[in-house]
RNA sequence: GAAGUAGGACGGUUGAUCGCGAGUAGGCAUACUUGGCCUAUUUUGAGGAAAGUCCGGACUCUAAGGGCAAGAUACUGGUUAACAACCAGAGGGAGUGAUCCCUGAAUAGGGCCAUAGAAAAGAAGACCGCCGAAAGGCAAGGGUGGAACGGUGAGGUAAGAGCUCACCAGUGUCAGAGCGAUCUGGCAGCUUGGUAACCUCUAUCUUGAGCAAGGUCAAGCAAGAAGGCCAGAGGUGGCCCGCCGAGAGACUUGAGUGUCCGCCUUCUGGGUAGACCGCGUAGAUUAAUGGUCAACUUGACAGAAUCCGGCUUAUAGUCCUACUGAUAUA
Repeated sequence: GAAGUAGGACGGUUGAUCGCGAGUAGGCAUACUUGGCCUAUUUUGAGGAAAGUCCGGACUCUAAGGGCAAGAUACUGGUUAACAACCAGAGGGAGUGAUCCCUGAAUAGGGCCAUAGAAAAGAAGACCGCCGAAAGGCAAGGGUGGAACGGUGAGGUAAGAGCUCACCAGUGUCAGAGCGAUCUGGCAGCUUGGUAACCUCUAUCUUGAGCAAGGUCAAGCAAGAAGGCCAGAGGUGGCCCGCCGAGAGACUUGAGUGUCCGCCUUCUGGGUAGACCGCGUAGAUUAAUGGUCAACUUGACAGAAUCCGGCUUAUAGUCCUACUGAUAUA
């Protein structure tokens, strides 16, 4: 020091004036209650993402419980109320580097691997070719392909091949280090495609729905029909088990014969639908937080609606911290 990597902050400020919402104080009218109106140099009013609705919770109602199904997560350890978030590591990959990206199992089983190629079911296979007199042997050389049955080199052979050896890789086993993922070393010629955001398997987790949740008060009627009330209609997010579950009512009759009331489920039809809470240091309810002027000045993305912890996306610009560094000079 070109350029870059990771993280963070601000994102209009001040004054004047007019206008909105909420609070506080005072006043007016009304009086059934409460709401309405006016005044005030009285206080205060939208973000880093308020967006997305992607995760997790608080809170509210629902679910007795168990199983199946369904859904989610997935290298190891830790933090957290919790998470798929965050921190620190391991292995693999990209980059000169700071850094960034990926991550269960393919011997539990199944499916798929087009075209090309001799052959793609490791139960495969011989096109060109090499050796051989032939019979036959070979998969080392070439070709096809994303992938061709460990790699490089040497020996050996009729020509070849882990056939043998050295080194490397994988796998197995033993020992050591580590909480662990894994790493290091010894031994052994054992050499044993890919794909699981294809089905699946393993381990762990999940009742369901959501502030239009839900609660209190007020208002308002006009009922009718079908089925049922001690066995089981119906309910419990899908299924099963289980669980809950509506008078074994009264009178009457020779007789479930007739009558009356009550309750459960479903269908048809009518009426009411307002206020308050939930709701907060902004707390609205078709939804306020604004307009103008002046000075400074860089003004983008953009607008609260139950709340909180994260993630993702958008962003004119201004600033800060740490690190890397092509290249140049000494």